About this RNA: This is a predicted structure of a 351-nucleotide part of an RNA (small-subunit ribosomal RNA, central domain) from a metagenome. The prediction has a mean pLDDT of 89.
Context: one part of a larger RNA
RNA sequence: CUGGGCGUAAAGAGCGCGUAGGCGGCUCGUUAAGUGUGGUGUGAAAUCUCCAGGGCUCAACCCGGAAACUGCACCGCAUACUGGCGAGCUUGAGGGAUGCAGAGGUGGAUGGAAUUCCUGGUGUAGCGGUGAAAUGCGUUGAUAUCAGGAGGAACACCCGUGGCGAAGGCGGUCCACUGGGCAUCAUCUGACGCUGAGGCGCGAAAGCGUGGGUAGCAAACAGGAUUAGAUACCCUGGUAGUCCACGCCCUAAACGAUGGAUACUAGGCGUAAGAGGUAUCGACCCCUCUUGUGCCGCAGCUAACGCAUUAAGUAUCCCGCCUGGGGAGUACGGCCGCAAGGUUGAAACUC
Repeated sequence: CUGGGCGUAAAGAGCGCGUAGGCGGCUCGUUAAGUGUGGUGUGAAAUCUCCAGGGCUCAACCCGGAAACUGCACCGCAUACUGGCGAGCUUGAGGGAUGCAGAGGUGGAUGGAAUUCCUGGUGUAGCGGUGAAAUGCGUUGAUAUCAGGAGGAACACCCGUGGCGAAGGCGGUCCACUGGGCAUCAUCUGACGCUGAGGCGCGAAAGCGUGGGUAGCAAACAGGAUUAGAUACCCUGGUAGUCCACGCCCUAAACGAUGGAUACUAGGCGUAAGAGGUAUCGACCCCUCUUGUGCCGCAGCUAACGCAUUAAGUAUCCCGCCUGGGGAGUACGGCCGCAAGGUUGAAACUC
């Protein structure tokens, strides 16, 4: 290398769009490139194999013969499959019509509760905090309570193994713009499909740049405790940050630790959206189907755990990745980045 694998042992890229490439539904015709078959030529010699061939007393060795050289080229023939070309089809795919659900995205507007702060009223000696305390706050009147005001951030209940999104993720209300999905009809196109090396885009939190904002929370930091010590856990404070705009960063236990697509393979019970039916005055209820989302479970699979029509079952296609542990996701180099760093990614040595 062939091979064997990738839920948990090493191994699925964080996610998508898509280029090249690989692969590709049903029918008819044609071609004969792949494919099969026959022939011709060639495939030097030596070597290898075979000979009830020969020569050295045998053998090694030498000579002779056969076979082989599994290949290539050309000429015919075959046409099932693959490919090329032509014609057609509708079930794959897409469009259309009619409906439906939704925290899908972007921008704007707006609401109430709560925290904090400010002003004023009432009121007086404590408040706060802990295992217990102390630091802290308070007679310049705190805490508590009432009224008014300011400002920022987040949206209780509804809320649900509920919904939406490719993933990251998305939750007050209203408006505007906008993406996707599902069901039904079977009206149109007629294989237009699947995957996808490179490439391009998106990508939580933290972090970075410029400007703004800052109520609460809170790395760092300060103080109080605890302790043998306490650079912690607990307490009182508190700055970056958390928020907004624009631009970067590009990572994660980015997890279902499970790549995408298609087909097939017992069932049972929930739930979300839709359609049809039964019933009804009507709406529920009930039954069937589709799509999604869960639980249980057969066959089968699995080292076991478990998975089991949302497969880790049975198959096909395409991509990514793994190949003992440490050294090491390190060094060097390249590319990217303002930086932090990211990405690609070894070896010596050692067990």